[in-house]
C1' cells in the first nucleotide's frame, strides 16, 4: 500500500423557552419555589433462555416440541470459551444443523442400456466350443453363432473405490504402488480425535424425509397476580346428572374441590400494589490459555397515564460544496416487571494488537 | 406491551408427505345473433412477499426479514 482481529465513541460547551418523576417548603387546595435524577448500543425484532408470579406439588406416564463433534463456563441458553474435524484464504485469520444411511421405512421428476447389492446401447475380445476358408497333417488365416468383458464413448446431480503399473484373448482389486475405506490390534488424549501397524475392496447419496440414539422441556403470561372501596337477587328458564363436571394444562393416572352448562334479565367495570437494589455498576487484587469464578473497597442509576426526556439561538469539532465570504448536512432510533444472549438496522471517527 | 395468523395470476382461493404452478371471475381474439348479453372453442397473464442455506432439484424444508390481519384490559 493492502487488509485481518478486538476495544470504544457515536457530538461539546454556554443561554432561552418548555417536559416527567421524587423529596421538602409555602399554598387562595388550582397550584407555585428549591434541590436532585430523568432512554440505547442496540431501549427494535419479540427468535431463544432464566428470575418474578397464578395454576396444591410441579409428581409419573404417552403424544408434542426443541437441542445435537467434544470438554469447559453459566441461573439457564440454540450463547460464550478453549479444542478437534472439514472448507476457504499466500497469510493474519475467517466460515461450518459438524451425532447415526452397518436398525427399520421410504425418496431419486427428466434423461439414460442400467438408479441401488443394477446393467449392455455404441464399443472391446472372441482365448474356449462350433462354422467357413488353405493345408496330407501339424498349424494358419477369416466372419463373429454360442459366449467373455466393463477399459472407452454416451445418459444424468448421482453409475457399485481412484490414479499409475503389471496382467490378459478383451478385461477386471485379478495382482502391486500411492491414496481413499475398515465394527481390527497398539500406542498418546478426561473426550471429540489423531499417529502407527494389519486387513482387503464388502459398505453410494438424501435424516433443514419419517425415523433411532443421547439430553432437556408442565401451562399460562405483569392485561401475571394480590389488596381496598363498590355493586348483588345468589332471580326467571331449558338441558344433562355421580362409571360425572370443574380446577386455563393435548390425553390418561395421581392430587384438590363439588351439581355443572347454556339463555333471559340486572350490577360493577374504580384506586393502590406488583414497580425497580440488581445474576448491578465501578476500581484494585488472586485463581484459570480463556469463558469465568473469588476477595476488598467506592456507588444508587427513569419508573410514567399509551403519551415526559424537547426545541430555538450562538460558538466550537467532524464531513461535503465553494478561489474566498459562507451555505449544506451531522447516522441507526427511543424504555414500559426486570435480566442474560442472539439477528437485524447504523452517516462518521478514535484506540490497540496481527498479517501480506 | 403480551399471544396468534396470512402473503400464490388484476380479484377470491387451490397446490397433502419436494420433480414443468392450478381453478373460477376478470381481459384479449374467434363462432353464434341484424346488434348486445347469455353461450361454446381458443389464448394471454406469475421474481409463489424479499434475502440467504440444505438438496441433483425449493411455493412445499430450515434460518433471517418485510408488510398486513385478528385476540387478550
Nucleotide at each position: 500500500g493492502a487488509g485481518u482481529c478486538g476495544g470504544c465513541c457515536g457530538g461539546a460547551c454556554a443561554g432561552u423557552c418548555g417536559c416527567g418523576g421524587c423529596a421538602u417548603u409555602c399554598u387562595u387546595c388550582g397550584g407555585a419555589a428549591u434541590g436532585c435524577c430523568g432512554a440505547g448500543g442496540a431501549a427494535a425484532g419479540u427468535c431463544c433462555g432464566g428470575g418474578c408470579u397464578c395454576c396444591g406439588c410441579a409428581g409419573g406416564g404417552c403424544a408434542g416440541g426443541g437441542u445435537g463433534c467434544c470438554a469447559g463456563g453459566u441461573a439457564a441458553c440454540g450463547c460464550c470459551u478453549g479444542g478437534g474435524c472439514g472448507g476457504c484464504g499466500u497469510g493474519a485469520g475467517c466460515c461450518g444443523a459438524c451425532g447415526g444411511a452397518a436398525a427399520g421405512u421410504g425418496c431419486a421428476a427428466c434423461a439414460g442400456a442400467g438408479a441401488g447389492c443394477a446393467g449392455a446401447c455404441c464399443g472391446c475380445c472372441g482365448a474356449u466350443g462350433g462354422c467357413c476358408c488353405c493345408g496330407c497333417a501339424a498349424g494358419g488365416g477369416g466372419a463373429u453363432c454360442a459366449g467373455g468383458c466393463a477399459a472407452g464413448g454416451g445418459u444424468g446431480a448421482a453409475a457399485c473405490g481412484g490414479u499409475g503399473g503389471g496382467g490378459u484373448a478383451a478385461g477386471a482389486g485379478c495382482c502391486c504402488a500411492c491414496c481413499g475405506c475398515g465394527a481390527g490390534u497398539c500406542g498418546g488424549g478426561c473426550a471429540a480425535c489423531c499417529g502407527a501397524c494389519c486387513g482387503g475392496c464388502a459398505c453410494g447419496g438424501c435424516a433443514a424425509a419419517c425415523c433411532c440414539c443421547a439430553c432437556c422441556c408442565g401451562g399460562a403470561g405483569c392485561a401475571a397476580g394480590a389488596c381496598c372501596a363498590a355493586a348483588u337477587a345468589g332471580g326467571g328458564g331449558a338441558a344433562c346428572g355421580a362409571u360425572g363436571g370443574c380446577g386455563u394444562g393435548g390425553c390418561c393416572c395421581g392430587c384438590g374441590c363439588c351439581g355443572u352448562u347454556c339463555c333471559c334479565g340486572g350490577g360493577u367495570u374504580g384506586g393502590u400494589u406488583g414497580c425497580u437494589u440488581g445474576a448491578g455498576c465501578c476500581a484494585g487484587g488472586c485463581g484459570g490459555c480463556g469463558a469465568c469464578g473469588c476477595c476488598u473497597g467506592g456507588c444508587c442509576u427513569a419508573g410514567a397515564g399509551g403519551a415526559a426526556u424537547g426545541a430555538c439561538u450562538g460558538u466550537c469539532a467532524c464531513g461535503c460544496c465553494g478561489c474566498a465570504a459562507g451555505g449544506c448536512g451531522c447516522a441507526c432510533a427511543g424504555g414500559a416487571c426486570c435480566c442474560g444472549g442472539c439477528u437485524u438496522a447504523c452517516a462518521g471517527g478514535c484506540c490497540g494488537a496481527c498479517u501480506c | 406491551g403480551c399471544c396468534g395468523g396470512a402473503g400464490u395470476a388484476g380479484c377470491u382461493c387451490a397446490g397433502c408427505u419436494g420433480g414443468u404452478a392450478g381453478a373460477g371471475c376478470a381481459g384479449c381474439u374467434g363462432a353464434u345473433u341484424u346488434g348486445u348479453a347469455a353461450u361454446c372453442a381458443g389464448c394471454u397473464g406469475g421474481u409463489c412477499g424479499g434475502g440467504g442455506g440444505u438438496u441433483c432439484g425449493a411455493u412445499u424444508c430450515c434460518c433471517u426479514u418485510c408488510u398486513c390481519c385478528g385476540g387478550c384490559u

This is a predicted complex of two RNAs, RNase P RNA and transfer RNA, with 429 nucleotides together.
Its mean pLDDT, the model's own confidence on a scale to 100, is 78.
It holds a member of the Rfam family "Bacterial RNase P class A".